[in-house]
This record gives sequence, structure tokens and C1' cells, in this order.
RNA sequence: GCCGGCGUGGCGGAACUGGCAGACGCACGCGACUCAAAAUCGCGCGCCCCUCUGGGGCUUGUGGGUUCAACUCCCUCCGCCGGCA
Repeated sequence: GCCGGCGUGGCGGAACUGGCAGACGCACGCGACUCAAAAUCGCGCGCCCCUCUGGGGCUUGUGGGUUCAACUCCCUCCGCCGGCA
């Protein structure tokens, strides 16, 4: 230099004939249980904003494009891995 693969919450990891992004697990928070703790069980858990029992916006490595609709398709660049030279 050329070719191919990968990049998703704090972490692992799903969702691809384009149709609710974040299932499931871990971690974390609150509660139950206990003398206390561990284990176990229940609930919660991306970010920002608001007039906060609720509502709105943003978000899949970066920046663009296609589309009614994009993690998914196309282009660009960045990073990592593999192959060829």
C1' cells in the first nucleotide's frame, strides 16, 4: 500500500429480509430477610431538560447521505484485529 472483519449504557453482550435501541447477565442504588453480614428475594438503573404520579429532547466509534423510518444500507474518516504484498 491492497483486501476482509469489528466498534452498541460503567462492563460483557443481544437486536440486521431496515420497523418500539439497549433483551439477558454483571456491577451499582433502595428495600425485604438477619443480632449483624454474606447468600437469596423484590423494585430501580443511558444522558439532558421541564411547569415532574408525568412530559419533551438526544443517543449504536466520527461526520455526511438514502428512506416515512437506519445499530442495520451507501460514502468519509478514526481506532482495533486478521490476511496479502
The RNA shown here (transfer RNA) has 85 nucleotides and comes from an Elusimicrobiota bacterium. The organism belongs to Elusimicrobiota, within Bacteria. It matches the Rfam family "tRNA". The family's RNA type in Rfam is transfer RNA.